[in-house]
Annotation: Glycine riboswitch aptamer from uncultured Devosia sp., 84 nucleotides, folded computationally. Taxonomically the source falls in Devosia (Bacteria, Pseudomonadota, Alphaproteobacteria, Hyphomicrobiales). The sequence is in RNAcentral, with records from MGnify. The coordinates come from a structure-prediction model, not an experiment, and the mean pLDDT is 76. Rfam family: Glycine riboswitch aptamer. From the family's description: This family represents the bacterial glycine riboswitch. Its family is annotated with glycine biosynthetic process in the Gene Ontology.
RNA sequence: CCAGCGGGAGACGCUCCGUCAUCAGACAGACGGAGGGCCGAAGGCGAAACCGCCCCGGAAACGCUCAGGCAAAAGGACCGCAGG
Numbered sequence: 001c002c003a004g005c006g007g008g009a010g011a012c013g014c015u016c017c018g019u020c021a022u023c024a025g026a027c028a029g030a031c032g033g034a035g036g037g038c039c040g041a042a043g044g045c046g047a048a049a050c051c052g053c054c055c056c057g058g059a060a061a062c063g064c065u066c067a068g069g070c071a072a073a074a075g076g077a078c079c080g081c082a083g084g
Stems, first nucleotide, its partner, number of pairs: 001084002004081004012036001014035007037070003043066001044064003050058003
């Protein structure tokens, strides 16, 4: 580094609109879009301490929140087990 198994946090099931479905007609439902609020553990950027003498580079579970995410599922840094 690759694939397998197990564990694995945070944050609105918010508001509005559209389509579908249901219905006598609606609400509740599914999907999508916009807006506001929020989260940090894919990725990205910054960067303390430290290391390489310096430049510069590396660089945290810290900072930002571009990206991503905010019911469940999925995803998920990272950890453990057993392989290539």